[in-house]
RNA sequence: GAAGCACGCCAGACCGCCGCGGGGGCAGGGCUCGAAAGGGCGCCUCCGAGGAACGUCCGGACUGCACAGGGCAGCGCAGGAGCUAACGGCUCUCCACCGCGAGGUGAGGAUCAGAGCAACAGAGACGAGUCGCGCGGGGCAACCCGCGCGGGUGAAACGGGCAAUCUCUGCGCGCAGCAACACCAAAUAGGCCAGCGUCGAGGCGGCCCGCUGAGCUGGCGGGUAGGUGGCACCGAGCCGCACGGGUGACCGGCGGCCCAGAUGGAUGGCGGUCACGCGGCGGGCAACCGCCGCGCACAGAAUCCGGCGUAUCGGCGGGCUUCACAC
Numbered sequence: 001g002a003a004g005c006a007c008g009c010c011a012g013a014c015c016g017c018c019g020c021g022g023g024g025g026c027a028g029g030g031c032u033c034g035a036a037a038g039g040g041c042g043c044c045u046c047c048g049a050g051g052a053a054c055g056u057c058c059g060g061a062c063u064g065c066a067c068a069g070g071g072c073a074g075c076g077c078a079g080g081a082g083c084u085a086a087c088g089g090c091u092c093u094c095c096a097c098c099g100c101g102a103g104g105u106g107a108g109g110a111u112c113a114g115a116g117c118a119a120c121a122g123a124g125a126c127g128a129g130u131c132g133c134g135c136g137g138g139g140c141a142a143c144c145c146g147c148g149c150g151g152g153u154g155a156a157a158c159g160g161g162c163a164a165u166c167u168c169u170g171c172g173c174g175c176a177g178c179a180a181c182a183c184c185a186a187a188u189a190g191g192c193c194a195g196c197g198u199c200g201a202g203g204c205g206g207c208c209c210g211c212u213g214a215g216c217u218g219g220c221g222g223g224u225a226g227g228u229g230g231c232a233c234c235g236a237g238c239c240g241c242a243c244g245g246g247u248g249a250c251c252g253g254c255g256g257c258c259c260a261g262a263u264g265g266a267u268g269g270c271g272g273u274c275a276c277g278c279g280g281c282g283g284g285c286a287a288c289c290g291c292c293g294c295g296c297a298c299a300g301a302a303u304c305c306g307g308c309g310u311a312u313c314g315g316c317g318g319g320c321u322u323c324a325c326a327c
Stems, first nucleotide, its partner, number of pairs: 001323005007317004012274007020048007030041004050298001054309002057307005062177004074173005079093005094108001095106004109168002114166002116162002131150008181229004191220006202212003237257005243252003276295008
């Protein structure tokens, strides 16, 4: 220098104006929605998407229901040892395969328990038989029976293969999911109880008359609408370490931090400067400089967490391998 391998990281920066969601503080006064519960409107301050927030594939936390114990069925996993809250994830390692190599991939328990399968070619593909030759026996013979050897075909030829076919073995799994679940709780219509009522309740806007004629009043309870919690500050939490243990996943120690949260669902818009990439033009021998235009991905929280998988314009960093050259 060329070609690669495996990792780690970034995901534009700053300023101005306007706007949105949430926490805390102040004010606790007014207005407003609502029957109520409970919301909205003010000022200050702080915070406000991701490496995948995505797919919802796997595992857990949490919640409700079920559950003495055991078994069957069903589903899943599969070398060995470990990590972890757990896992189908991850680590180390053995083996097999691929690669010159750095490395990569693995669907790596069991085929003397049983069953099933094997294209084409081939006489024959796992069991019924048979191509050629030889030997033995039977038969007048054609031929039949048994044994051995051989050629050819094919991935594989009587000895086996496939368990990514059923199956067997070992291990694991109760079922549902935050629309879980808990609490508060109308209106209307049922229900139950009590009281009053044809000796006239109640209604006809307040009273009297009059008319009408079977309900009226109160309480309780369940469910629904609606609201609150779950739910977002203390955690399997995040960041850092020139700390300790371990090959490693990881564990421990020390220091620092508090880090979105709605329920029509916030995290945005405009302008400017700079950075990055691409293209064009101009200048310069060149490195490069200036101007103009365009672009700046994938995507986006909704109970939370650990993984896996998938998407992604571009860029940065160190490590390793092979080849070539120089010293």

Predicted 3D model of a 327-nucleotide RNA (Bacterial RNase P class A) from a Burkholderiaceae bacterium. The gene name in the source record is rnpB. RNAcentral holds the sequence, with entries from ENA. The prediction has a mean pLDDT of 76.